[in-house]
Molecule: small-subunit ribosomal RNA
Organism: Oscillospiraceae bacterium
């Protein structure tokens, strides 16, 4: 500068993150329909189904200027007949008027028929059709063309008919027959003729051919209509043009290959014959071709375009409306006319169906506009007009036109209007909601003021009407213009959990319902109903259907393929695709220009007309597309030529489990002979089965057989891939180095197709030592169709054939080129230096590892790429059904190879992360185990529990972390439970009104007893107004140990006094996250050190509080008594005293502080010293983050919900104490470490007034009786007791005491169920406990005995206190438990996870099934309608010709044959529906049986393949790692 103006995501897979991928959603349109609702205009649309079947009406006529004939009307003109009026001589003349006949003239009159145009056009539909179609472009030198336009020429002169029309007559009609007349622009001759047509000729010129064209001679043919107002319009032949058509040709044009071969008029050629023309179109000969992988044939859908929709855009859809082509007109076939048809409103025949019928025959064809049944979710008036635009006839007026132009009827659709506007706060009311205080609806309402579109009514009132005037408007009195009246007529739909704008309350309580996904409802539902409030859209809103977007999710624009779907097992190789370097020449691809042509309409820009849009016009642009010509020559292509570097070839050399085939060796294993030599061998977790006294195993010696080939053996070698291993041969492929002699791109890939291809499997014969499916036995189990074991068959192995798959994997397709770097290994070649070897460097090939860039969702690739390019091939498009079903091919079979659907779900998946988990590992700790002591498990008792059982046995608690626990004490009371008898404003709490004066209290009486009933006694304060208390009635309410600890505070158990949980900033990762928290030390401790992308910090750990051990200072009373007096039978009892004990306040001490080892010289460890105390000095309180929907609604609080003459409350009794049993916690025992007896010893730390009770008497004695102290360092519970002495002497005992009998005490109304206690008397289990199991590390276990709470009483429990006073730890292999670090994981409600099949049950699609049944399309045959063509025509026959009155030409009947629709038979294939049983599949809160996979899933697991098994699955052979763990080799990293 110029063009252009364009592209948005979301939810869902996880405990969270990336990716992959699927499924929904937001937009947009629609001939739609559906629900709810509904004011007005305008343009526009309207049967998508049943090409189903139609009643009516209407939709094609028109020309009298082609023609005759009929009628009407007129004009004249002759009658007849009636006769108004008028004359009048009354005889009787005239005569309007009106019937009516003849003939006539005239008409823009009418119309049956002849005759001409015109019915082939508008209008309607999409059944058919994948190409006789349709779009685009081109071609006819292979054609036609009414009317129309130019132009040339011409129109002479004859003729016989047939309708109409009378007459007979058939038929019920439709419709005819037959005789008779007649006109024509009807029909036929005859003439005339060329710039026609056909035939021979000459000549010139032109194409790609076949030929065209142009002059130009001759023969032969063939025309004609006439009408009239005289202006014209017609007729005939030829040229010519314009319109319309006809044939052909390139290109484009939908799915299936689970459709691969198709074709006999098929391809072609002569050759006739038809056609308006080409042309097998048709025919007769001839040849065998012709179509096909670039998709033929078959099946299956479907008119095709411009265009519409929707996309940024390529594209994808889709072909209503309006335009172009086609193609049918009830189905099927067939000519006929005609310029055109094979004719929608025409003709013939034949099937179907409706109608009429007089039963003999006949009529029809709305896919024309209306309308009508019927279909279906669904689509309109049996309107008006030719005013206008076209249309068809006429000369022309004009007719006709359901073409068109209006109206109607529908929110279907799109555009524009309205439904009021401005101001109004007491924020009314009313609804709703509330924490009750409001808020909200909502300036909305009411009220003022205003305005009047729209409706409604009055008055005017178009344009569309062209052309020179005049006429003509269905729409329509419409648009429109003005006025009146008055807020007056006019607002719903949907949604509100998240995507998605927009929240409350009430009812339901996994019901009812909702849902587009993802979900939502199981008693507080913003998601189900309703209601208020909000949110969008708006005359509509909202589903529902489909198509495009989003989907870059079929990727051309613009995907992928290690591990998510997908690389083919490997190779060789065809077509095809893509190809090196250089010159030239062409110009097919490829670029520019030009021309033509892409119709209009629509799109788009811009102008303009409807008051505006919509809607219409105009004008430009564009239509990206074919054709044709004219040019460039860089590429790509083609041709020549060249080059050598891709490729090959030659020559020299090593390497090597390459591959076939033969001989050969040795150990080993079995098995056989024979020797030796006994009683076992074998085998296992531990057994048995099995071999063995008929001699095994062991052990020599000889033989036989097969098969494999140890060491060497190496992420080494070789090979396309499977795969190759003993040692010699011989044959043989390939790669690799060096050399550069040779050819010159001969390269690469590689659909099809050929070939090889592990194991196991099958054939046919061999072979069989060892192994070993099946199988059998024997363990193991609950079973164990397995793991283990002894045995053993096919196989394994060899020849030949076949199968043709495997985790045939590097899960990674060939081949070319380019892109840091290190180090191994293996083959080869050169170099440097050297006496030579090694070593070193360089380079080629191959095979590893590590590792930057860069890729990658991540892991992770990395020159051997998963990197950058570029070529070719194979694959993939959510999971599951299913690698199956069906066809098809292959195979001896198993069975490979291709390969779907219905129906289902919302996921399936990948790497990585955090944590849990493991019959995974590595460190470490705990009374975890070991090493000890004591004990429980057995007895009898006491107590909880659980079962039972009652009327009731009240709840709770339930692994550890329920069970001597709630309950620190159930005879009544507690007590919640049971049974009876009572109250209901209530036992108890507020609060109102209203009555009242009592409330209490003592007595008696019923009574179980709560209660009732009677007597008696019976307020208080006052400012006198009343208040307080208290009854009694009456309403709000009370009350509930009724429910749900899975709504909940609060408490509290457990992991666990276990060391561990987290943050900020930083830093690394797309990201969940990770680091710090990990490492190497140490510790009781994430103690502390040290090192480190970290650096800090917080909550835990430790301290810090208390008690204890030592000292000290102060203080001495109730405690103390050394010294000092006094004193007692004694006795700190007194003076005193302040030293000791101790009491209680304050302080000191212990910090790894000193020494030494040890360690990294640090944390820190070991040993010493000193010290009351040593390394946390002993013990208590202290319980991170969190876990267990842990307990608790009955401690308490507290939501919901239940209950209200009861589920509340009052009471009597009873019951929680029951008793075949089972199980936890104690306690006393079994006995000499003991029991009795007797004794003059020693504590702590506590309690005491409705208590503690001393002393004294009484009682064996519990106790009583009397009483002193003493609210306590004072009195007094109280005696501490294990000790120590004697005795007893191993018994059921002088051990134990249950159990019972008798007699007492004691608390307490009250010990019957159901208390303690005393003494007397009985005197039972039990002799130390089984499998299994608990405590506990020092002042600890054990043992002893005190003491306090509870408490009228009741303690083998509880919770404290002091005395005696041990043994033992080697250690960390196991067992439980815990912390840290790694590794699997399909677990995250996290192993009490999670999931796999069969069985049983329900349902749903679906294979297979003796077969039935239908449809289409096709072959063959039979029958053959109409009609066309051919033959024949003795039968008929008007036009011409001719001798003539009969032939001829020509024609018509009638007959034949060829084709040939419908029908009819027959066997194949094919699609569909349908089947008795059948087979797997999918689905489905709580069905059986087992546990196959995920952890080393408890036998690693998969793969293929074979066999066996109720089932997952098992087990052989052979392959993978997508297997843990430990060893060890080797390589690499770092040093």
């Nucleotide at each position: 500068u110029u063009u252009a103006u364009a592209g948005a995501g979301a939810g869902u897979u996880u405990g969270a993150u990336c990716c992959u991928g699927g499924c929904u959603c937001a937009g947009g349109a629609u001939g739609a329909a559906c629900g709810c609702u509904g004011g007005c205009g305008g343009c526009g649309u309207g049967c998508c189904u049943a090409a189903c079947a139609c009643a009516u009406g209407c939709a094609a006529g028109u020309c009298g200027a082609a023609c005759g004939a009929a009628g009407c009307a007129c004009u004249g003109u002759c009658g007849a007949a009636u006769g108004a009026g008028g004359a009048u001589u009354c005889g009787u003349c005239u005569g309007a008027a009106u019937u009516u006949g003849g003939c006539u003239u005239u008409g823009a009159c009418u119309u049956a028929g002849u005759g001409g145009c015109g019915g082939a056009c508008g209008g309607g539909u999409g059944a058919g059709u994948a190409a006789u179609g349709c779009g685009u472009g081109a071609g006819c030198a292979a054609c036609c063309u009414g009317c129309c336009u130019u132009u040339c020429a011409g129109a002479g002169g004859g003729g016989g008919a047939c309708a109409a029309c009378a007459g007979u007559u058939g038929g019920a009609a439709a419709c005819g027959a037959c005789u008779g007349c007649u006109a024509a622009u009807a029909c036929c001759g005859c003439a005339u003729g060329a710039c026609a047509u056909a035939u021979c000729g000459a000549g010139g010129u032109c194409g790609c051919a076949u030929g065209g064209u142009c002059u130009u001679g001759a023969u032969a043919u063939c025309a004609a209509a006439g009408a009239u107002u005289u202006a014209u319009c017609g007729c005939u032949g030829a040229a010519a043009g314009a319109u319309g058509g006809g044939c052909u040709c390139g290109c484009g044009u939908c799915u299936g290959a689970u459709u691969a071969g198709u074709u006999a008029g098929u391809u072609g050629g002569u050759g006739a014959g038809g056609u308006a023309a080409c042309g097998g179109c048709u025919c007769a000969c001839c040849a065998a071709g012709a179509c096909u992988g670039c998709g033929a044939u078959c099946a299956g859908u479907a008119g095709c375009c411009g265009g519409a929709c929707u996309g940024a855009g390529a594209g994808g859809u889709u072909g209503a409306a309006c335009g172009g082509c086609c193609a049918c007109a009830u189905u099927g076939g067939g000519a006929c006319u005609g310029a055109g048809a094979u004719a929608c409103g025409g003709c013939c025949c034949a099937g179907a169906c409706u109608c009429c019928u007089a039963c003999g025959g006949g009529a029809g064809g709305c896919a024309g506009c209306a309308g009508u049944g019927g279909g279906g979710a669904a689509u309109a008036u049996u309107g008006g007009g030719c005013a206008a635009u076209g249309g068809g006839c006429g000369a022309a007026a004009g007719c006709c036109u359901g073409a068109c132009c209006c109206a109607g009827c529908a929110a279907c659709g799109c555009c524009g209007c309205g439904u009021g506007a401005a101001g109004g706060a007491a924020g009314a009311a009313g609804g709703u909601u509330u924490u009750c205080g409001g808020a909200u609806u909502g300036u909305a309402a009411a009220c003022u003021u205003c305005u009047u579109u729209u409706a409604u009514c009055a008055g005017g009132g178009a344009c569309g009407a062209a052309g020179a005037a005049a006429g003509u408007g269905a729409c329509g009195g419409u648009a429109c213009c003005u006025g009146a009246u008055g807020a007056a007529u006019a607002a719903g739909c949907c949604a509100c959990g998240g995507c998605u704008a927009a929240c409350u309350a009430c009812g339901u309580g996994c019901c009812a319902g909702c849902a587009g996904c993802c979900g939502c409802g199981g008693u507080a539902a913003u998601a189900c109903g309703u209601a208020g409030g909000u949110g969008g859209c708006a005359a509509g809103c909202g589903u529902u259907a489909u198509c495009c977007g989003g989907a870059u999710u079929u990727a051309c624009u613009g995907g992928g393929u290690g591990u998510a779907a997908a690389g083919g097992g490997c190779g060789c190789g065809u077509a095809g695709g893509c190809g090196g370097g250089g010159a030239u020449g062409c110009a097919a691809g490829u670029c520019a220009g030009a021309u033509g042509u892409g119709a209009a309409a629509u799109c788009u820009a811009u102008g303009g007309g409807c008051u505006u849009a919509a809607c219409c016009c105009a004008u430009a642009a564009a239509c990206u597309g074919c054709a044709u010509u004219u040019g460039a020559a860089a590429c790509u292509g083609u041709a020549u030529c060249u080059c050598u570097u891709g490729a090959g070839u030659g020559u020299c050399g090593g390497a090597g489990a390459g591959g076939u085939a033969g001989a050969c060796g040795g150990a080993a294993u079995u098995c056989c002979u024979a020797g030796u030599g006994u009683a076992g061998c074998g085998g296992u977790g531990a057994a048995a089965u099995g071999c063995g006294u008929a001699g095994a195993u062991a052990u020599u010696a000889g033989g036989a057989g097969g098969a494999a080939c140890a060491c060497c053996a190496g992420u080494g070698g070789c090979g396309a891939a499977g795969g190759c291993g003993g040692u010699c041969u011989a044959c043989u492929g390939g790669a690799c180095g060096a050399u550069a002699a040779c050819u010159g791109a001969c390269g690469c890939u590689g659909a099809g197709g050929c070939g090889c291809g592990a194991a196991a499997g099958c054939g046919u014969g061999g072979g069989g030592a060892g192994c070993a499916a099946a199988c059998a036995g024997g363990a193991u189990u609950a079973g164990a169709u397995a793991c283990c074991c002894u045995g053993g068959u096919a196989g394994u192995c060899c020849a030949c054939g076949c199968c043709g798959u495997a985790a045939a994997c590097g899960a990674u397709g060939a081949a070319u080129a380019c892109u840091a770097g290190g180090u191994g290994u293996a083959g080869g070649a050169g170099g440097u230096a050297u006496c030579g070897a090694c070593c070193c460097c360089u380079u080629c090939u191959g095979u590893g590892c590590c590792g930057g860039a860069g890729u990658u969702a991540a892991c992770a690739c990395a020159a051997u790429a998963a990197g950058u390019a570029a070529u070719c091939c194979a694959c993939c498009u959510g999971g599951g059904g299913a690698g199956u079903a069906c066809g098809a091919c292959c195979g001896c079979a198993a069975g490979g190879u291709u390969g779907a659907a219905a129906c289902u779900c919302a996921a399936a998946g990948g790497a990585a992360u955090u944590g849990a988990c493991g019959g995974g590992g590595g460190c470490c700790c705990g009374c975890a185990c070991a090493a000890g002591c004591a004990g429980u498990g057995g007895a009898g008792u006491a107590u909880g529990u659980g079962g039972u059982u009652u009327a009731a046995u009240u709840c709770g608690a339930a692994g550890c972390a329920a069970c001597g626990c709630g309950a620190a004490g159930a005879a009544c009371c507690u007590u919640a439970c049971c049974a009876g008898g009572g109250c209901u404003u209530g036992a108890c709490a507020u609060a109102u009104a209203c009555a009242g004066g009592a409330a209490u209290a003592a007595g008696a009486u019923a009574g179980a007893g709560a209660u009732a009933u009677c007597u008696u006694a019976g307020c208080u304060c006052u400012u006198c107004g009343g208040a307080g208390u208290c009854u009694g009635u009456a309403u709000a309410c009370a009350g509930g140990u009724g429910g749900u600890g899975c709504a909940u505070g609060g408490u509290u158990g457990u992991c666990g006094u276990c060391a561990g949980c987290u943050c900020g900033u930083g830093u690394c990762g797309u990201g969940a996250g990770a680091u710090g928290u990990u490492g190497g030390g140490u510790u009781a401790a994430g103690u502390c050190c040290c090192g480190c992308a970290a650096c800090g910090a917080g909550c835990g750990c430790a301290a810090c509080c208390c008690c204890u051990g030592u000292g000290a200072u102060u203080a001495g009373u109730u405690g103390c008594c050394a010294g000092c007096a006094c004193g007692c039978a004694a006795a700190g009892g007194u003076g005193g005293g302040a030293a000791c004990u101790c009491u209680a306040a304050u302080c000191a001490g212990a910090c790894u502080g000193c020494c030494g080892g040890u360690g990294a010289u640090a944390a820190a460890u070991c040993g010493g010293a000193g010290g009351a105390a040593g390394g946390u000095g002993g013990g208590g309180a202290u319980g991170a983050c969190g876990u267990c929907a842990a307990a608790u609604c009955a401690u308490c609080a507290u939501g919901c919900c239940c209950u209200u003459u009861a589920u509340g409350u009052c009471u009597u009794g009873g019951g929680c104490u029951a008793c075949a049993c089972a199980c936890g916690u104690a306690c006393u025992a079994c006995a000499a470490u003991g029991g009795c007896u007797g004794u003059a010893a020693c504590a702590g730390a506590g309690g005491g007034a409705a208590g503690c009770g001393a002393a004294g008497c009484a009682g064996u004695g519990a106790u009583g009786c009397u009483a002193a102290g003493c609210g306590g360092a004072a009195c007094c519970c109280a005696a501490a007791a294990a000790g120590c002495a004697g005795u007893c002497u191993c018994a059921g005992u002088u051990c134990g005491g249950a159990u019972u009998g008798a007699a007492g005490g004691c608390u307490g109304a009250a010990a019957c169920u159901c208390g303690c206690c005393u003494u007397c008397a009985u005197g039972a289990a039990a002799g130390c406990g089984g499998a299994a199991u608990u405590g506990c590390u020092a002042g600890u276990a054990a043992u002893g005995g005190c003491a306090g709470g509870u408490c009228a009483g009741c303690a083998u429990a509880c919770u404290g206190c002091c005395g005696u006073g041990a043994a033992u730890a080697c250690g960390u292999u196991c067992c439980c438990g815990g912390g840290c670090c790694u590794u699997g994981u399909a677990c995250a409600c996290a192993c009490c996870g999670c999931c796999c099949g069969u069985c049983a049950c329900a349902c749903c699609a679906u294979g297979a099934g003796a077969g039935u049944u239908g449809g289409g399309a096709a072959u063959a045959c039979c029958c053959g309608a109409a009609g066309c063509c051919u033959g024949u025509g003795a039968g008929c026959u008007a036009a011409c010709u001719u001798u003539u009155a009969a032939a001829g030409a020509g024609g018509c009947a009638g007959c034949a044959g060829u084709c040939g629709a419908a029908g009819g038979u027959a066997g194949a294939a094919u699609c569909a529906a349908u089947g008795a049983u059948u087979g797997g599949g999918g689905u489905g809160a709580a069905g059986u049986c087992g546990u196959a996979a995920c952890a080393a899933g408890g036998u690693a697991g998969c793969c293929g393949u074979a066999u066996c098994g109720g089932a997952a699955g098992g087990u052989g052979c052979g392959g993978c790692u997508g297997g843990a763990u430990c060893a060890c080799c080797u390589c690499c990293u770092u040093u």